[in-house]
Context: one part of a larger RNA
């Protein structure tokens, strides 16, 4: 440079945002450096290619003729692309008007269970297992009733449900504040798309520095189990889970499916709006957005996808190139560290 691909075979960046760049609606004037014609110079000569010719032939040598797909000037053309400029809305945004959500901080606040403490009642076991024992308990446990503290997640409602850009988010009540949908077509007038770097978000674990620690629970410790048993059951228990505030940048971060836009049969469910029509607590029909499950054509190695494409196209970005070696070394940013990111080779089938 250039081919084929990325659900499961190698391959979609974990997510957003956005710089640069690639890309770009309808319509009209210009302008002519992209593009396209003619025209002149040049694009040495040998070679290669064609057709002749000399050496008995070929090699070799030699005449002429093509071609050198190029470059430069010049002169035109103007549909496409593009640079200026006017204009338009159907692409994007505002505007008004209604929606529906566990979407994002912050404050306060509520039962319900655990688990300690106090007390009463109350007595010999209770715990716990396949059986068991370690453990608690006559210093009164377990059960039960009253009262108190703590801390941590909210049962039912809940769902094949909802919101979020992904991670992820569920009692309930306030403030604060981000998207999104649907109607209207009132305003701008292409302002779109994508996205190398950059920035920012980013599960659980870990890590600083202070605070909580109720329940569970890595190491740990001790019962069983077994040949063993550094396990799986049991009975304890730190860290850590939980808050504040900085850090870590990972993951089966998954639909293992990158954004965006157009285009292509139906057919039953939901969830939120609009409109219409009837016999109106309702029932039916149309219609926008999301979310399912079937399933045509079509894709596809098969599985399966199937308007939510992996069908048909166009744009931009990631990536992939036999197993091992290895996401490893070693260099470089990064971080307190654990580590991350970026990443070979040799060797060897």
């Nucleotide at each position: 440079c250039u081919g084929g691909g990325c659900g499961u075979a190698a391959a979609g960046g974990g997510c957003g945002u956005g710089u640069a760049g690639g890309c770009g609606g309808c319509u009209u004037g210009u302008c002519g450096a992209g593009u396209c014609g003619g025209g002149c110079g040049u694009g040495a000569a040998a070679g290669c290619c064609c057709c002749g010719g000399g050496c008995u032939u070929a090699a070799c040598c030699u005449g002429g003729g093509a071609a050198c797909u190029g470059c430069g000037c010049u002169u035109g053309a103007u549909a496409c692309a593009g640079g200026c400029g006017g204009g338009c809305u159907u692409g994007a945004g505002a505007c008004c008007g209604g929606g529906a959500g566990a979407g994002g901080a912050g404050a306060g606040u509520g039962g319900a269970a655990u688990u300690c403490c106090c007390a009463g009642u109350g007595u010999a076991g209770a715990g716990g297992u396949g059986a068991a024992a370690u453990u608690c308990g006559u210093a009164g446990a377990u059960a039960u009733u009253g009262g108190g503290a703590a801390g941590a997640a909210c049962a039912c409602c809940g769902g094949u449900g909802g919101c979020g850009a992904a991670g992820g988010c569920g009692g309930c009540u306030c403030u604060c504040u981000g998207g999104c949908c649907c109607g209207g077509g009132u305003c701008u007038g292409a302002c779109g798309c994508u996205g190398a770097g950059g920035c920012g978000c980013g599960a659980a674990a870990g890590c600083g520095u202070g605070g909580g620690g109720a329940g569970c629970a890595a190491a740990c410790a001790g019962g069983a189990u077994u040949a063993g048993a550094u396990a799986c059951c049991c009975u304890g228990g730190u860290a850590g889970u939980c808050c504040a505030c900085g850090c870590c940048g990972u993951a089966a971060a998954c639909g293992a499916u990158g954004a965006g836009u157009g285009c292509u049969a139906g057919a039953c469910g939901u969830u939120g709006g609009g409109g219409g029509g009837c016999u109106u607590a309702g029932c039916c029909c149309c219609u926008c957005a999301g979310u399912g499950u079937c399933g045509c054509a079509g894709c596809u190695a098969a599985c399966g996808c199937g308007a939510u494409a992996a069908g048909c196209a166009c744009u931009c970005c990631g990536c992939c190139u036999g197993g091992g070696g290895a996401g490893u070394a070693c260099g470089a940013c990064c971080g307190c560290a654990a580590g991350g990111u970026u990443a070979a080779a040799a060797c060897u089938c």
RNAcentral holds the full RNA, with entries from ENA, Greengenes and SILVA. This is a predicted structure of a 349-nucleotide part of an RNA (small-subunit ribosomal RNA, central domain) from an uncultured bacterium.